This is a predicted structure of a 75-nucleotide RNA (transfer RNA) from Microbacterium sp. Its Rfam family is "tRNA". It is annotated as a transfer RNA. The coordinates come from a structure-prediction model, not an experiment, and the mean pLDDT is 82.

[in-house]
RNA sequence: CGGGCUGUAGGGGAGCGGUACCCCGCCUGAUUUGGGAUCAGGAAGUCGCGAGUUCGAUCCUCGCCAGCCCGACCA
Numbered sequence: 001c002g003g004g005c006u007g008u009a010g011g012g013g014a015g016c017g018g019u020a021c022c023c024c025g026c027c028u029g030a031u032u033u034g035g036g037a038u039c040a041g042g043a044a045g046u047c048g049c050g051a052g053u054u055c056g057a058u059c060c061u062c063g064c065c066a067g068c069c070c071g072a073c074c075a
Base pairs, nucleotide, nucleotide: 001071002070003069004068005067006066007065010024011023012022013021018055026042027041028040029039030038048064049063050062051061052060
């Protein structure tokens, strides 16, 4: 320098144009003397950043950033 993959809640993972879900964790309540476990409810997301296409973008296009992998170059 070129190419590929990945980026979604505190952690992990789905979601391939139409209201962003699941598990763990966290908070509240019930049960318990208490803890744990169980049950019920709840909070938490500029979907890496910016722009474009579209009635509408996590999803499609372009640029940028970060991580990983491959190749090239140099020594």

The RNAcentral record of the sequence draws on ENA.